[in-house]
RNA sequence: GCGGAUGGCUGGAUGGCCGCGGCAGCAAUGUCGAGGAAAGUCCGGACUCCACAAAGCACGGUGCCGGGUAACGCCCGGCGGGGGUAACCCUAGGGAUAGCGCCACAGAGAUGAAAACUACCUGUGUCCGCACAGGAAAAGGUGAAACGGUGGGGUAAGAGCCCACCGCGGACGUGGCAACACGGACGGCACGGCAAGCCCCACCGGGAGCAAUGCCAAAUAGGGACCGCGUGUCACCUUCGGGUGGCGGGGAUGCUUGACCCCCAGCAGGUCCGGGUUGGCAGCUAGAGGUGCGUUGGUAACAGCGCAUCCAGAUGAAUGGUCAUCUCAGGCGGCUUUGCCGCCUAGACAGAAUCCGGCUUACAGGCUAUCCGCGCAA
Numbered sequence: 001g002c003g004g005a006u007g008g009c010u011g012g013a014u015g016g017c018c019g020c021g022g023c024a025g026c027a028a029u030g031u032c033g034a035g036g037a038a039a040g041u042c043c044g045g046a047c048u049c050c051a052c053a054a055a056g057c058a059c060g061g062u063g064c065c066g067g068g069u070a071a072c073g074c075c076c077g078g079c080g081g082g083g084g085u086a087a088c089c090c091u092a093g094g095g096a097u098a099g100c101g102c103c104a105c106a107g108a109g110a111u112g113a114a115a116a117c118u119a120c121c122u123g124u125g126u127c128c129g130c131a132c133a134g135g136a137a138a139a140g141g142u143g144a145a146a147c148g149g150u151g152g153g154g155u156a157a158g159a160g161c162c163c164a165c166c167g168c169g170g171a172c173g174u175g176g177c178a179a180c181a182c183g184g185a186c187g188g189c190a191c192g193g194c195a196a197g198c199c200c201c202a203c204c205g206g207g208a209g210c211a212a213u214g215c216c217a218a219a220u221a222g223g224g225a226c227c228g229c230g231u232g233u234c235a236c237c238u239u240c241g242g243g244u245g246g247c248g249g250g251g252a253u254g255c256u257u258g259a260c261c262c263c264c265a266g267c268a269g270g271u272c273c274g275g276g277u278u279g280g281c282a283g284c285u286a287g288a289g290g291u292g293c294g295u296u297g298g299u300a301a302c303a304g305c306g307c308a309u310c311c312a313g314a315u316g317a318a319u320g321g322u323c324a325u326c327u328c329a330g331g332c333g334g335c336u337u338u339g340c341c342g343c344c345u346a347g348a349c350a351g352a353a354u355c356c357g358g359c360u361u362a363c364a365g366g367c368u369a370u371c372c373g374c375g376c377a378a
Base pairs, nucleotide, nucleotide: 001374002373003372004371005370006369007368008367009366010365012326013325014324015323016322017321018320020033021032022031023030024029035349039360040359042358043357044356045355046354047209048208049207050206054257055256056255057254059205060204061203062202063201064078065077066076067075068074079093080091081090082089083088094200095199099198100197101194102193103192117140118139120135121134122133123132124131125130148166149165150164151163152162153161167189168187169186172183173182174181175180213282214281215280216279223273224272225271226270227269232247233246234245235244236243237242248264249263250262251261289311290309291308292307293306294305295304296303297302328347329345330344331343332342333341334340335339
């Protein structure tokens, strides 16, 4: 200098005028006011409701080891596998001997251990082209993949049939918290792949959601139809009025069961049709907080401690409009061309709605740190 990889920050600034919302204030006025993703609604929670929420089933999710976290399918660090010269990136990461299913086409043959197409060997016959019987799966072909590979021995020709090495399995040892790594006695050892196909195993999960939920005001039709199991009985107590408990029914927003609590015949509760209310307040932003600075522990994620600082709360939905100047970048033109001058354009993705921790997706331009490869110079 060129190419590549990983990460971080930013994504305008200043001033005037006019305007909007929250809070404080009698007022003047002061102060605060949309993101790194606010998006997607994909995960996990906080919170609210279903009285309480245990066990099982159904259904769904996760899936190597260790750590972090309120928790997670997230984050950090490792191990195994794959890609890349490398820095780095990806992860489809429990089980194929519990069972089922699939592997197109080609090919003889792709498993209820199948198979002989071209060649090989032996025997018989022969019209000398070949036919039949037996052996074999070592050579070649097809394919993503063909029942381990190379070499030698052996054989009629052959085969782990035997041997050496490789591959595969592997008692045991060493290191590591572990996943796992290294070494390896011994063994001729073999029936491939896919579970991101169903499934098996381990672990996790009740559901619905701020349009949750609660209060006030107002209005209507105290609406209509249907379903509805013991209103009776047993036991005890009694002031003789009645009370308590059991038997039946209902009450988590998947189902069943247990325990417990509440309600129940003029019912509790449930199904359908119809009518009224479309107003206001709370929930609503002080938090498992955020940010800045410092410090301790840790490889890191992160955790602890100290100091400082309240950092939007709208409700048809505020946070804006305009003018001027500056700056970064881009474009056009001119000139004395590695620079200067003039003109034009703020110029990416994009807008809080209960809140928080993540993931995923979108993003013009600018700045910056570290690492890898190649070339050159000193």

The RNA shown here (Bacterial RNase P class A) has 378 nucleotides and comes from a Paracoccaceae bacterium. Its mean pLDDT, the model's own confidence on a scale to 100, is 79. It matches the Rfam family "Bacterial RNase P class A". It is annotated as a ribozyme. The source organism's lineage runs through Bacteria, Pseudomonadati, Pseudomonadota, Alphaproteobacteria and Paracoccaceae.